[in-house]
């Protein structure tokens, strides 16, 4: 230099055919216990890396940039 994969909650990851974004763990409150852990119920937390484009509508499709990982030279 060229090519590919990837970027979604604090962490690890889902998200189908484009239709108002979820799980587990963690966190908070409550229940329960003599108390702790485990357990149960409920709750908070994400302008989906950035900027554009397509579309009635984009996490999803397209382009560019940035970061991470890998391959080729």
């Nucleotide at each position: 230099g060229c090519c590919g994969u990837u970027a979604u909650a604090g962490c690890u990851c889902a998200g189908u055919u484009g239709g108002u974004a979820g799980a587990g763990c963690a966190c908070c409150a409550c229940c329960a216990u003599g108390g702790u852990a485990a357990g149960g119920u409920g709750g908070g937390g994400g302008u989906c890396u950035g900027c554009g484009g397509u579309u009635c509508g984009a996490g999803u499709c397209c382009g560019c940039a940035u970061g991470a990982c890998g391959g080729c030279u």